[in-house]
FMN riboswitch aptamer (RFN element), 117 nucleotides, folded computationally. The coordinates come from a structure-prediction model, not an experiment, and the mean pLDDT is 83. It matches the Rfam family "FMN riboswitch aptamer (RFN element)". About the family: The RFN element is a highly conserved domain that is found frequently in the 5'-untranslated regions of prokaryotic mRNAs that encode for flavin mononucleotide (FMN) biosynthesis and transport proteins.
């Protein structure tokens, strides 16, 4: 250094100001936000996780979203520029942004002890 077991911690952000209205952080102007791995640095490319059913479990199955041109560069749908687009489930005036499951749970990330080689 690498393989592998045990336990630990830790692991998500956001609607200012206005309009209509009885009443809305849901409508409408307009604002904000971007979870982990991989890879040229990624909400939009590939995989994953957050739900919901089944099952003692490990797993299984189902529901959910989105990008372009233009530059540099050996290489970027990840840098620059520039303009677009998306956002689970219940609850409420229809919500990525309020509540709420959730003091949960997790992709993962670091550690400490152990085992072998």
């Nucleotide at each position: 250094c690498g393989a592998u077991g045990u336990c630990u911690u830790c692991a998500g952000g956001g609607c200012a100001g206005g309009g209509u209205g009885c009443g809305a952080u849901u409508c409408c102007c307009g604002a904000u936000c971007g979870g982990c791995g991989g890879u040229a640095c990624a909400g939009u490319c590939c995989g994953c996780g957050a739900g919901c059913g089944c099952g003692c479990a490990a797993g299984c199955g189902c529901a959910g979203g989105a990008c372009u041109u233009g530059g540099u560069g050996c290489g970027a749908u990840u840098c620059c520029a520039a303009g677009a687009c998306c956002g689970a489930c219940a609850g409420u005036a229809u919500a990525g942004u309020c509540u709420g499951g959730a003091u949960a749970g997790a992709a993962g990330a670091a550690g400490a002890c152990g085992u072998g080689c």